[in-house]
This is a predicted structure of a 503-nucleotide part of an RNA (small-subunit ribosomal RNA, 5' domain) from a marine metagenome. RNAcentral holds the full RNA, with entries from SILVA.
Context: one part of a larger RNA
RNA sequence: GGACGAACAUUGGCGGCGCGCCUAAUGCAUGCAAGUCGAGCGAACUCGUUUUCUUCGGAAAACAUAUAGUUAGCGGCGAACGGCUGAGUAACGCGUAAGUAACCUGCCUCGAAGAGGGGAAAAACCAUGAGAAAUCAUGGCUAAUUCCGCGUAAUAUCAAUUAAUUAAUUUAAUUGAAGAAAGAUUUAUCGCUUUGAGAUGGGCUUGCGUCCUAUCAGGUAGUUGGUGAGGUAAUAGCUCACCAAGCCUAAGACGGGUAGCUGGAGUGAGAGCUUGACCAGCCAGAGGGGGACUGAGACACGGCCCCCACUCCUACGGGAGGCAGCAGCAGGGAAUCUUGCACAAUGGGCGAAAGCCUGAUGCAGCGACGCCGCGUGAGGGAUGAAGGUUUUAGGAUCGUAAACCUCUUUUCUUAGGGAAUAGUUUGGAAGGUACCUAAGGAAUAAGUCACGGCUAACUACGUGCCAGCAGCCGCGGUAAUACGUAGGUGGCAAAUGUUGUCC
Repeated sequence: GGACGAACAUUGGCGGCGCGCCUAAUGCAUGCAAGUCGAGCGAACUCGUUUUCUUCGGAAAACAUAUAGUUAGCGGCGAACGGCUGAGUAACGCGUAAGUAACCUGCCUCGAAGAGGGGAAAAACCAUGAGAAAUCAUGGCUAAUUCCGCGUAAUAUCAAUUAAUUAAUUUAAUUGAAGAAAGAUUUAUCGCUUUGAGAUGGGCUUGCGUCCUAUCAGGUAGUUGGUGAGGUAAUAGCUCACCAAGCCUAAGACGGGUAGCUGGAGUGAGAGCUUGACCAGCCAGAGGGGGACUGAGACACGGCCCCCACUCCUACGGGAGGCAGCAGCAGGGAAUCUUGCACAAUGGGCGAAAGCCUGAUGCAGCGACGCCGCGUGAGGGAUGAAGGUUUUAGGAUCGUAAACCUCUUUUCUUAGGGAAUAGUUUGGAAGGUACCUAAGGAAUAAGUCACGGCUAACUACGUGCCAGCAGCCGCGGUAAUACGUAGGUGGCAAAUGUUGUCC
């Protein structure tokens, strides 16, 4: 000198674009953050029409599906995305380059073939019962795109045989075995089943790279390898039985400390050094620990089970909870925001669609936290006014500075108009915002640090090694340009200075 997710002190006009718990991965009141589909299903209710009764409020019954609407439940898809955080992790975690003849992939795209005929259960509902509650038990009824047989079927699966081929088992043919399906709405679609290919997303393996410490030198028994079996989508001590005794290590094993990694960011001429906020990719975590279930996908933040700690309710028998989602609260701290608006846009989930949901997102609010831009007026104006400071008392200086005259209106105030963002019907939170026009009036707007040298900028008074200053040298003991105040001057400027950290 540059930089910052900064903080503190003094000061503070406006706008644009960004950024905003770095500390306690501490604890959380309240609200919201993941639903959707009635064009899968039964049922219930409302609406409709008619009749009867009526205390004129309404009630009851029947009918009708050519109606319409709502949804607690069953069922489907989603909830594994999106959002947050960086505790752990020195690791194939990440980065990079490969491999997979060792693998999976819902929805999506292209292609091939198919959907025949039956049955069953359990919610809802009804009845009874238990409980303070959370909730639960028993019996009975019922639909389906729920569940289960039967039939049919392959170049898919498994087994056997034959042939070809590879370093490593892959391909082809034949035979056998087992093994699918679901309908909906109305005429055109959307679905369903099996299968081939693709796309997308992942799993696993490997080479190389990835902090400090030797005042850590030996470490290791599923340890290293083999055979067999199990297990997985898949390879593998991944697991198990048996057998062998290996394996790693001074090119640093093992141990300890620290740490999410990267694209990048800061600085520097570069080499390098430091760093990993925001944005983007990957990983990991969801009060601490463990476990599986469902599913194409989780060992699952707003799912389940168990243990622990904590909080809350309780009729003491038992229950409920998890903000490292968005706001917000307490606490900690030098320190970090609103319990806002909208789904209009972009994107996501569901749905045939209309649409619904979306604290993702788009916006607004707060904060000079940062960067950038603009303004606080312009021209003229010497009796160099008054006043301040100083003085050798003449003067000098603040100083064209002010007053005063002329002008302008960025900004400001008031009034009027008023968007794009939504391609083509609807639809604009931001917002009566941006922007435009008119009027008014210099009006609404300057501070802060320094002035001994380094280092741009000096005098007076006070103080008297005191009070104090100070980055280093140092200053202060009676004329201090170094302390305090005043005038003046210099620097930067809506900021200025200090502190902290990095280069």